[in-house]
RNAcentral holds the full RNA, with entries from Greengenes. A computed fold for a 349-nucleotide part of an RNA from an uncultured bacterium, annotated as small-subunit ribosomal RNA, central domain.
Context: one part of a larger RNA
RNA sequence: UUGGGCGUAAAGGGAGCGCAGGCGGGCGUGUAAGUCUUUCUUAAAAGUUCGGGGCUCAACCCCGUGAUGGGAAAGAAACUACAUGUCUUGAGUACAGGAGAGGAAAGCGGAAUUCCCAGUGUAGCGGUGAAAUGCGUAGAUAUUGGGAGGAACACCAGUGGCGAAGGCGGCUUUCUGGACUGCAACUGACGCUGAGGCUCGAAAGCCAGGGGAGCGAACGGGAUUAGAUACCCCGGUAGUCCUGGCCGUAAACGAUGGAUACUAGGUGUGGGAGGUAUCGACCCCUACCGUGCCGGAGUUAACGCAAUAAGUAUCCCGCCUGGGGAGUACGGUCGCAAGACUGAAACUC
Numbered sequence: 001u002u003g004g005g006c007g008u009a010a011a012g013g014g015a016g017c018g019c020a021g022g023c024g025g026g027c028g029u030g031u032a033a034g035u036c037u038u039u040c041u042u043a044a045a046a047g048u049u050c051g052g053g054g055c056u057c058a059a060c061c062c063c064g065u066g067a068u069g070g071g072a073a074a075g076a077a078a079c080u081a082c083a084u085g086u087c088u089u090g091a092g093u094a095c096a097g098g099a100g101a102g103g104a105a106a107g108c109g110g111a112a113u114u115c116c117c118a119g120u121g122u123a124g125c126g127g128u129g130a131a132a133u134g135c136g137u138a139g140a141u142a143u144u145g146g147g148a149g150g151a152a153c154a155c156c157a158g159u160g161g162c163g164a165a166g167g168c169g170g171c172u173u174u175c176u177g178g179a180c181u182g183c184a185a186c187u188g189a190c191g192c193u194g195a196g197g198c199u200c201g202a203a204a205g206c207c208a209g210g211g212g213a214g215c216g217a218a219c220g221g222g223a224u225u226a227g228a229u230a231c232c233c234c235g236g237u238a239g240u241c242c243u244g245g246c247c248g249u250a251a252a253c254g255a256u257g258g259a260u261a262c263u264a265g266g267u268g269u270g271g272g273a274g275g276u277a278u279c280g281a282c283c284c285c286u287a288c289c290g291u292g293c294c295g296g297a298g299u300u301a302a303c304g305c306a307a308u309a310a311g312u313a314u315c316c317c318g319c320c321u322g323g324g325g326a327g328u329a330c331g332g333u334c335g336c337a338a339g340a341c342u343g344a345a346a347c348u349c
Base pairs, nucleotide, nucleotide: 003321004320005319006318007303008302012317014200015199016198017197021193022192023191025087026086027085028084029083030082031081033080034079035076036075037074038073039072040071041070042069043068048066050064051063052062053061054060090190091187092186093185095182096181097180102176103175104174105173106172107171108170109153114148115147116146117145118144119143120142124135125134161168162167205246206245207244208243209242210241214240215239219235220234221233222232257316258315259314260313261312262311265294266293267292268291269290270289271288273286274285275284298305299304322349323348324347331342332341333340334339
């Protein structure tokens, strides 16, 4: 390489959009590039297939014939392709609805911590396994009133919801994306995937300017201990927050790429709709979209998965190919840097 694979053994790209490419619904007509048939031609011989023959057999040798490749002509039209016409079920649009922590900006609110001022009040407070460092007679802790400021939003809250993923949770307003249900008016295959590319992308980190209550790497102190560069305690800088710009990584996980179709059931829950029933609502039934649990066939090395598949199939992309060396070296690209991406070999088992 062929192949076999990718939930946990090596292996799904962090996620989306999308150029090229690959693949692609029903019916009709045409063309004949692919495809198929026939004939001719060419491909030295040998070899090889089949049939026959010669050495007593065979090996070996001889004769005929075929296969495979190239070219030409005639023909076929099912499939692919191309051209054209048409259709509506795929896809999209319109219309009618309700749901949602989806996104951005602005404003507002209460609880709590801390700090400041004032009142009451007096000797402790705090902390721990026990202590100490620490705070306090310059009046702390506790308690009452007033004020400042920052950050986060208890209850509701739910294997609840929304989002492509990262992620999103007080309230109000403005702007704005998507999905779902119903209807069947419109377009008429407009689709799926997607190497490169572009965009988004937790936390930490970086640059500039703000902000700084609480928490808190580093750091200082107190303990513990044989030691204690820790776990515990008292402090505490960066950071955590905001604006603008970078970084581009995570156990970025469902460790499970996307799309479509098909394949027993049972039971929760979220959002539409329809039906039955009723004075009405609930209940009950049906179908759709999402999200859980259980379970059969099937599948799996097993565990398990099981209509949200890891079942049965098709299309497209990414990735794996023994362990270590190593996600290292070198080179390249990107980055302010930290570093990221790409990514070996010797050697060794």